[in-house]
Molecule: RNase P RNA; transfer RNA
Organism: bacterium
């Protein structure tokens, strides 16, 4: 240098003017209330300070906190996971191996338990896709030819049977190769290669490797098809739920039930356990600027050192607090500079002009993980090529 | 914000346990009938099964992601 593979980071910078939307002080005005020259409580302009999206805020596919559901029991249904060991608060996520597959490699890809538990399915084709003989090949028999004269040969039909070696078929066809057998074949027997099942030795926490033995044990695949096996799961969700003003008809209609019963404990069902009445439940209606305030932003938090671990991560110490509201801001413009693309001039460095910069955007909060992304930058690796 | 359903021709729907099956009404087109139209009879065309990836020999149905529609969920008594 080419060509590739992996992993990580940026998502425009500064300066000016003008805006949007929290917070905090300050001084002014407004409106309510009292125990009225004052206090407390809203608002509503204004100055000043200060702070206001992202790596995915997305989709809501997973885990969790954090709330109700009295506590969250026990089984059946039901759903998820699904090699191993670690990491986490958890996980279907991550690291690190394991065996398979693909690449020449660096890597990359796997929902990768079980098909000697049990049902099923394997369309067409084809003879068989649980036991099966189409063609073929071969033996008995019957018949019929024809050479022939030894009680024999040799062919053709058919009936029985034997045979998975050859042929065709399919996505799949009952180890493979050679040899001995054999009427003809066949793990039928044998030697070797492969696979499967045990037992032994080693070496790893384990998945599982890696040496020896032994058994001919050798007929598919499909569970992202019921199912088995292990293992995990009680529901709902901030519109959760807690307090406070206000205002209406505690209106109608249906359904249950007569005391541990009916019903309900936001799941389906049983059982347990609690609560449990003149009630409970469903459907219409009504009434509320669809009011205020709390939850709501300090958190399994971010950076920076150090120390353990391969690594994912965990410890310790130091620092910083930086969006919380309601259909809901977070912005627009001008100038400069950095990228990127045309035009033009230049031997070049570079000058001058014109244009463009992506997905997308917080709604109670975190850990994942998918998708969407204009441009760009970093670092470590492999082959192949060259020159020293 | 949260949940939950649904997605097959132009519309409306079917599609059992993956094969034999990609269907049917209407509508559209040609052709018959008719003096001409309509009814009616025959024929025929229309499909990336919402998109893509996997699993299987084989996907509309089984698995995964991603689109696009709907519909429900506020408080008081």
């Nucleotide at each position: 240098g080419a060509a590739g593979c992996a992993g990580g980071c940026c998502g425009g910078g500064u300066g000016a003017u003008c805006g949007c939307c929290g917070g905090u002080c300050a001084a002014u005005c407004c409106c309510g209330g009292c125990c009225c020259a004052g206090c407390c409580g809203g608002g509503a302009a204004u100055g000043a300070c200060g702070g206001g999206a992202g790596g995915a805020a997305a989709g809501u596919c997973c885990g969790a906190g954090c709330u109700c559901c009295g506590c969250a029991g026990g089984g059946c249904a039901g759903g998820g996971u699904g090699c191993u060991c670690c990491g986490u608060a958890a996980c279907g996520c991550g690291g690190a191996g394991u065996c398979c597959c693909g690449g020449u490699a660096a890597c990359g890809g796997g929902a990768a338990g079980g098909a000697a538990a049990g049902u099923g399915c394997c369309a067409c084709a084809g003879a068989a896709a649980c036991a099966u003989a189409c063609c073929g090949c071969c033996g008995c028999c019957c018949g019929g030819g024809c050479c022939g004269u030894c009680u024999g040969g040799c062919c053709c039909u058919g009936u029985c049977g034997g045979u998975a070696a050859g042929g065709g078929u399919g996505a799949a066809a009952u180890g493979g190769u050679g040899a001995g057998g054999u009427a003809a074949g066949a793990g039928c027997u044998c030697a070797c290669c492969g696979g499967u099942u045990c037992c032994c030795c080693g070496g790893g926490u384990g998945a599982c490797c890696g040496g020896g033995g032994a058994a001919g044990c050798c007929g598919g695949g499909c569970a992202a098809a019921c199912c088995c096996c292990a293992u995990c799961c009680g529901g709902a969700g901030c519109a959760a739920g807690g307090c406070c003003a206000a205002a209406u008809a505690g209106g109608g209609g249906g359904g249950c039930u007569g005391u541990g019963u009916a019903g309900g404990g936001c799941g389906g069902c049983c059982c347990g356990u609690c609560c449990g009445a003149u009630g409970c439940c469903c459907c219409c209606g009504g009434g509320u600027u669809a009011g205020g305030c709390c939850g709501c932003u300090u958190g399994a938090g971010g950076c920076g050192c150090c120390g353990g671990g391969u690594a994912a991560c965990c410890g310790g110490c130091g620092u910083c607090c930086u969006a919380g509201a309601g259909g809901a801001a977070u912005g627009a413009u001008c100038a400069c500079c950095g990228c990127c693309c045309c035009c033009g001039g230049g031997a070049g460095a570079c000058c001058g002009g014109g244009g463009g910069a992506a997905c997308a955007g917080a709604a109670c909060u975190c850990g994942g993980c998918u998708u969407a992304c204009a441009g760009g930058c970093c670092u470590g690796c492999u082959u192949c090529a060259g020159c020293a | 914000g949260g949940c939950g359903g649904c997605g097959u021709a132009g519309c409306u729907c079917a599609g059992g346990u993956g094969g034999c099956c990609a269907g049917a009404g209407c509508a559209c087109g040609c052709g018959g009938u008719u003096c001409a139209u309509a009814c009616c009879c025959g024929c025929g065309g229309a499909g990336u099964c919402g998109g893509g990836g996997g699993u299987u020999c084989g996907a509309a149905g089984c698995c995964c992601u991603c689109c696009g529609c709907c519909g429900c969920c506020a408080c008081c008594a």